Transfer RNA from a bacterium, 82 nucleotides, folded computationally.
The sequence is in RNAcentral, with records from ENA.
Its Rfam family is "tRNA". Rfam's curators write: Transfer RNA (tRNA) molecules are approximately 80 nucleotides in length. The family's RNA type in Rfam is transfer RNA.

RNA sequence: GCCGGGGUGGCGAAAUUGGAAACCGCGCACGACUCAAAAUCGUGUGCCGCAAGGCUUGAGGGUUCGAGUCCCUCUCCCGGCA
Numbered sequence: 001g002c003c004g005g006g007g008u009g010g011c012g013a014a015a016u017u018g019g020a021a022a023c024c025g026c027g028c029a030c031g032a033c034u035c036a037a038a039a040u041c042g043u044g045u046g047c048c049g050c051a052a053g054g055c056u057u058g059a060g061g062g063u064u065c066g067a068g069u070c071c072c073u074c075u076c077c078c079g080g081c082a
Stems, first nucleotide, its partner, number of pairs: 001081007010026003019065001027045006046055003058074005
């Protein structure tokens, strides 16, 4: 230099067809249980805001009524070729 795959909450990881962004697991907070704890169970848990609401998928642009998803440029990680 060329080719392929990937970057989504604090972490891992879905969203397969463009139509509710964040299901599921971990972690964390509070509660139940316990003498107390562990284990287990319940509820909650992205950011801003008193609320209504707004914002958020590596960065910037584009297409579209609508983009994590499609197109362009850049960036970082992994693998292959040279």